[in-house]
Context: one part of a larger RNA
RNA sequence: CGUUAGAAAUUUGAGGAGACCUGACUCUAGUACGAGAGGACCGAGUUGGACAUACCUCUAGUGUACCUGUUGUGGCGCCAGCUGCACCGCAGGGUAGCUAUGUAUGGAUGAGAUAAGUGCUGAAAGCAUCUAAGCACGAAACUCACUUCAAGAUGAGAUUUCUUUUAAGGGUCGUUAAAGACGAUAACGUUGAUAGGCUGCAAGUGUAAAGGUGGUAACAUCAUAGCUGAGCAGUACUAAUUACCCGUAGA
Numbered sequence: 001c002g003u004u005a006g007a008a009a010u011u012u013g014a015g016g017a018g019a020c021c022u023g024a025c026u027c028u029a030g031u032a033c034g035a036g037a038g039g040a041c042c043g044a045g046u047u048g049g050a051c052a053u054a055c056c057u058c059u060a061g062u063g064u065a066c067c068u069g070u071u072g073u074g075g076c077g078c079c080a081g082c083u084g085c086a087c088c089g090c091a092g093g094g095u096a097g098c099u100a101u102g103u104a105u106g107g108a109u110g111a112g113a114u115a116a117g118u119g120c121u122g123a124a125a126g127c128a129u130c131u132a133a134g135c136a137c138g139a140a141a142c143u144c145a146c147u148u149c150a151a152g153a154u155g156a157g158a159u160u161u162c163u164u165u166u167a168a169g170g171g172u173c174g175u176u177a178a179a180g181a182c183g184a185u186a187a188c189g190u191u192g193a194u195a196g197g198c199u200g201c202a203a204g205u206g207u208a209a210a211g212g213u214g215g216u217a218a219c220a221u222c223a224u225a226g227c228u229g230a231g232c233a234g235u236a237c238u239a240a241u242u243a244c245c246c247g248u249a250g251a
Base pairs, nucleotide, nucleotide: 001152005163006162007161008160009159010158011157015149016148017147018146021049022048023047024046025045026044027043033038051106052105053104054103055102059100060099061098062097066093067092068091069090070089071086072085073084074083075082076081110144111143112142117137118136119135120134169246170245171244172243173189174188175187176186177185194239195238196237197235198234199233200232201231203228204227205226211222212221213220214219
């Protein structure tokens, strides 16, 4: 821009894409078969491999504004306590998020029309013949079925609702994240929990500083402390103010 008034939702599916894999074991059954040795079809179940998708409860990683220990050196006048730099100085742990090695799920089933093939009936050709007329089976291949995109499918579809005039609706702007390079998408804007802050909880680290007590001292104890990024709630304390723009056809 189109789809022929403009919108907001919900959809149909022409068409496209993906997937389609496979082992072992057990039962049937040491049965059928076979002199024996050996040893099934059909059917039922269990458990794997590779591959794919989703997720983070568990396990395991990462987690550079979380916690702790500690070395060298500088600074805060000194001690104590902090702090800068040294690959995040090094080391031990670790929330959210993101991950796989982790968890869950999947390739099931059925239908249609068939291939090679197997047949029925059956002439040409008094027989025979699956074929010439007719009829029936038959495969991981084909068409559906499963997952997903999809009306620019210009063949532009359908349904519901709203508005029909300074309309409905949308945008700018602001607070943001389940989104993200930017656009976009999604949540919210005081009729408000959108983000921050605060409070509580979860979770992490591991018992802060100062002081008391004990000990010559190291240290122990009072003390499950102190601190804390992203998590879950609550709470208007702070910031989402005011406003502007687009839209306005036909009957």
Large-subunit ribosomal RNA, domain VI from a Bacteroidales bacterium, 251 nucleotides, folded computationally. The organism belongs to Bacteroidales, within Bacteria.